[in-house]
Molecule: transfer RNA
Organism: Gemmatimonadota bacterium
RNA sequence: UGCCCCGUGGUGUAACUGGCAACACGCCUCACUCUGGAUGAGGAGAGUCUUGGUUCGAUCCCAAGCGGGGCAA
Numbered sequence: 001u002g003c004c005c006c007g008u009g010g011u012g013u014a015a016c017u018g019g020c021a022a023c024a025c026g027c028c029u030c031a032c033u034c035u036g037g038a039u040g041a042g043g044a045g046a047g048u049c050u051u052g053g054u055u056c057g058a059u060c061c062c063a064a065g066c067g068g069g070g071c072a073a
Stems, first nucleotide, its partner, number of pairs: 001072007010025004019056001027043005049065005
């Protein structure tokens, strides 16, 4: 310097050919229990790396950038 892949709750992953983001673990509360664990019920927590563009509408499509990884010089 060029090319390729990835970026979504605390963590790991979903979201089919665009339609206001789901699941598991974890966390909190309650029930059960002498206590803890297990089990059951409920709850909080991300507007999707950033900025533009397309569109009635973008996690998804397009461009530039940022970060991480890989390959070639």